The RNA shown here (transfer RNA) has 73 nucleotides and comes from Uloborus diversus. Its Rfam family is "tRNA". Its mean pLDDT, the model's own confidence on a scale to 100, is 80. RNAcentral holds the sequence, with entries from Ensembl Metazoa.
RNA sequence: UCCCGUAUAGCUCAUUCGAGAGAGCGUUAGGCUAAAAACCUAACGGUCCAGGGUUCGAGUCCCUGUUCGGGCG
Numbered sequence: 001u002c003c004c005g006u007a008u009a010g011c012u013c014a015u016u017c018g019a020g021a022g023a024g025c026g027u028u029a030g031g032c033u034a035a036a037a038a039c040c041u042a043a044c045g046g047u048c049c050a051g052g053g054u055u056c057g058a059g060u061c062c063c064u065g066u067u068c069g070g071g072c073g
Stems, first nucleotide, its partner, number of pairs: 002071004007066001010025004026044006049065005
């Protein structure tokens, strides 16, 4: 230089065919306990990497850039 992949909650990750975003962990509060742990319930949670385009409608499709990982030379 070129090629492939990746970026979504504080962390690890889902999100299928474009219909409008979820889980586990975490944190906080409550229950349970003599008190903790474990367990149960609830709440807190997001410019879906950035910019532009297509579309009635984009996390998802197209273009450009950036981050991280890998490959060829």